c-di-GMP-I riboswitch aptamer from Planomicrobium sp. CPCC 101079, 89 nucleotides, folded computationally. Taxonomically the source falls in Planomicrobium (Bacteria, Bacillati, Bacillota, Bacilli). Its mean pLDDT, the model's own confidence on a scale to 100, is 86. Of the family's consensus pairs, 95% are formed in the model. It was read from a public genome assembly, where an Rfam model found it.

RNA sequence: ACUAGAAAAAGGCAAACUUCUCCGAAAGGGAAGGACGCAAAGCUAUGAGCCUAACCGUUUCUUAAACGCAUGGUUGUCAGGUUGCCUGG
Numbered sequence: 001a002c003u004a005g006a007a008a009a010a011g012g013c014a015a016a017c018u019u020c021u022c023c024g025a026a027a028g029g030g031a032a033g034g035a036c037g038c039a040a041a042g043c044u045a046u047g048a049g050c051c052u053a054a055c056c057g058u059u060u061c062u063u064a065a066a067c068g069c070a071u072g073g074u075u076g077u078c079a080g081g082u083u084g085c086c087u088g089g
Base pairs, nucleotide, nucleotide: 002089003088004087005086012038013037017033018032019031020030022029023028036076042082043081044080046079047078048077049074050073051072056068057067058066059065060064
């Protein structure tokens, strides 16, 4: 440097769920608890997927509703990029 993750060690992360007088229109995020799992479940919304639809647009039977829309999210959906621990070859 490349490659693999069967066994092991040091450590790491933390789904569901619960709580909050936290942020957000929502999706979702944050904090505390909690562990289903994870060898990148570190970082990055670049591509695809998925979630939401505030603003905006259209329509209508107009205190509003329906539909469309990402500029909002998700890296624990899959790729890409990038950094990295341990062990074997």